[in-house]
RNA sequence: GAUAGAGGCGCAUAAUUCAUUAAACUUAUUAGUGGAUGCAAACAGAAUAAGUGUAGGGGAGUAUGCCGAAGAAUUAAAUUGUUGCAUCAAUUUAAUAUCUGGGGUUAUAGAGAACAUCUAUAAGACUGUCAUUAUCAAAAGAUAAUGUUGUGCUAUC
Numbered sequence: 001g002a003u004a005g006a007g008g009c010g011c012a013u014a015a016u017u018c019a020u021u022a023a024a025c026u027u028a029u030u031a032g033u034g035g036a037u038g039c040a041a042a043c044a045g046a047a048u049a050a051g052u053g054u055a056g057g058g059g060a061g062u063a064u065g066c067c068g069a070a071g072a073a074u075u076a077a078a079u080u081g082u083u084g085c086a087u088c089a090a091u092u093u094a095a096u097a098u099c100u101g102g103g104g105u106u107a108u109a110g111a112g113a114a115c116a117u118c119u120a121u122a123a124g125a126c127u128g129u130c131a132u133u134a135u136c137a138a139a140a141g142a143u144a145a146u147g148u149u150g151u152g153c154u155a156u157c
Stems, first nucleotide, its partner, number of pairs: 001157005008067001010066005016060003024052007033044002036087006070100003073096009101127002105123007128149001130147007
């Protein structure tokens, strides 16, 4: 370097199904005001209650593809948030190869309609991997402690 593999509440995607529901629309009422922010413009809007209601997010099992699986971060572009400029936010795509071995628990912050869930950080356990030491063992190896971390580990060439 190539090929094949392992980790486990492992990862992603798809349709199905289940629950919960932004936006939007309708009706009524209320105030006289409004939108993500600033400036400008146009003209429309806002709050509350009830109803309709979908996206996105999520749970479950199934199928498929997988084991840097994938996720995050940064940068750029596009779309949306009334229009223009600037900023901000969300979503998507691409690039970078910067961070993360894996899932889970708790706390904090952010995202989110959300007491769901996701992301980041921290804490302390579990687990994979390899190294060292000790004990046991004829050996293979097992157990315990400490430490490393996927640019890793195992097998073959």